Transfer RNA from a Planctomycetota bacterium, 74 nucleotides, folded computationally. Its mean pLDDT, the model's own confidence on a scale to 100, is 82. Rfam family: tRNA. The family's RNA type in Rfam is transfer RNA. It was read from a public genome assembly.
């Protein structure tokens, strides 16, 4: 130069055939338990779904370009 695959919450991931309200677990807050700290329970919070257009009644899901990162060929 080409092929593939990846980008969803601070972190690491889910998310079925396109269906209306995106979720987990760490994390952080805040109580609970303890003389107290750790652990363990309760709750709470937290998202422009990489960006940018398209298709549709509807898009995290499908197509296009772009951006980034991985691998593989030359």
């Nucleotide at each position: 130069g080409g092929g593939u695959c990846c980008u969803u919450a601070g972190c690491u991931c889910a998310g079925c055939u396109g269906g209306u309200u995106a979720g987990a677990g760490c994390g952080a807050c805040g109580g609970a338990c303890u003389c107290a700290u750790a652990a363990u329970c309760c709750g709470u919070u937290g998202g422009u779904c990489g960006c940018a257009g398209g298709u549709u009644c509807g898009a995290g899901u499908c197509c296009u370009g772009c951006a980034g990162g991985a691998c593989c060929c030359a």